[in-house]
Context: one part of a larger RNA
RNA sequence: UUGGGUUUAAAGGGUGCGUAGGCGGUUUUGUAAGUCAGUGGUGAAAUCUCCGGGCUCAACCCGGAACGUGCCAUUGAUACUGCAGGACUGGAAUGUGGAUGCCGUUUGCGGAAUGUGUGGUGUAGCGGUGAAAUGCAUAGAUAUCUCACAGAACACCGAUCGCGACGCAGCAGACGAAUCCAUGAUUGACGCUGAGCACGAAAGUGUGGGGAUCAAACAGGAUUAGAUACCCUGGUAGUCCACACAGUAAACGAUGAUGACUCGCUGUCGGCGAUAUACAGUCGGUGGUCAAGAGAAAUCGAUAAGUCAUCCACCUGGGGAGUACGACCGCAAGGUUGAAACUC
Numbered sequence: 001u002u003g004g005g006u007u008u009a010a011a012g013g014g015u016g017c018g019u020a021g022g023c024g025g026u027u028u029u030g031u032a033a034g035u036c037a038g039u040g041g042u043g044a045a046a047u048c049u050c051c052g053g054g055c056u057c058a059a060c061c062c063g064g065a066a067c068g069u070g071c072c073a074u075u076g077a078u079a080c081u082g083c084a085g086g087a088c089u090g091g092a093a094u095g096u097g098g099a100u101g102c103c104g105u106u107u108g109c110g111g112a113a114u115g116u117g118u119g120g121u122g123u124a125g126c127g128g129u130g131a132a133a134u135g136c137a138u139a140g141a142u143a144u145c146u147c148a149c150a151g152a153a154c155a156c157c158g159a160u161c162g163c164g165a166c167g168c169a170g171c172a173g174a175c176g177a178a179u180c181c182a183u184g185a186u187u188g189a190c191g192c193u194g195a196g197c198a199c200g201a202a203a204g205u206g207u208g209g210g211g212a213u214c215a216a217a218c219a220g221g222a223u224u225a226g227a228u229a230c231c232c233u234g235g236u237a238g239u240c241c242a243c244a245c246a247g248u249a250a251a252c253g254a255u256g257a258u259g260a261c262u263c264g265c266u267g268u269c270g271g272c273g274a275u276a277u278a279c280a281g282u283c284g285g286u287g288g289u290c291a292a293g294a295g296a297a298a299u300c301g302a303u304a305a306g307u308c309a310u311c312c313a314c315c316u317g318g319g320g321a322g323u324a325c326g327a328c329c330g331c332a333a334g335g336u337u338g339a340a341a342c343u344c
Base pairs, nucleotide, nucleotide: 004315005314006313007298008297012312014199015198016197017196021193022192023191025088026087027086028085029084030083031082033081034080035077036076037075038074039073040072041071042070049065050064051063052062053061054060091190092187093186094185095183096182097181098180099179100178103176104175105174106173107172108171109170110154114150115149116148117147119145120144121143125136126135162168163167204245205244206243207242208241209240214238218234219233220232221231256311257310258309259308260307261306264289265288266287267286268285269284270283271282272281293300294299317344318343319342326337327336328335329334
């Protein structure tokens, strides 16, 4: 390289938008570039293959044929692809009318809990554990009541629920976006995939705020042979906000995107539809179970890991190693790209 693969054996990019490129619905006309056919030219000789011949045979040599799968020119064919023109509505998008949601940004408000402070009641313990101790407390703690303040998070509803890539949940308002259904009015292939760009949990970084709780580091008390831990008492970064960076996760369905096709049963969410809360149907999601089929099996099974098509990404024994070097990015931490020697 060919071939083969990517749920779990190595392997799907974290997600979207999108340039070049690759691929692309139905029908018609033209063209004839690709494609196919015929003819002509050329494709040196030697070599190779076949046939025949010459050295006593062979090697070797001689003659002929074939080969030279190609290129150029020319004459045709027009199914498919391309190119140019016309038409279409099923793909895609727009409009109109409904519906939906913890979807986003921002502002305001709420109650429970926690902590702190003031005051009252009240007295000797509280707290903590397997048991203790450190710790707090007669300068009046813990407990309890009133008032005040602060920051963070939103019990019940709550679920096999919903919307989203990450993720998103108190209530209300404003602004913004999306999806679904119905209609079939409009455009008429406008599509799919995609270096790059944007977004991207937690921890972390910079500047400025904030700081209730929890809590890396750290300190003390225990445990233990030791205990740089697990348990306990404290406690700083951080946890929260604004702006800027970072760009990684078991970023998981460990399953790329898009389209088509393939037996049923049973829940549930949002629509539609007949007068209807009943019961069938239908479109879009989300679950369970299974036919065919697939799979090494576990299992998957219309939300495929089945049967096909297009495009992208990735894999090629274990360790060395996601390391070294170089490059790019970053304030740094580090990230991206990414080997070899050696060894089994």
This is a predicted structure of a 344-nucleotide part of an RNA (small-subunit ribosomal RNA, central domain) from an uncultured bacterium. Rfam family: Bacterial small subunit ribosomal RNA. Model confidence (mean pLDDT): 85 of 100.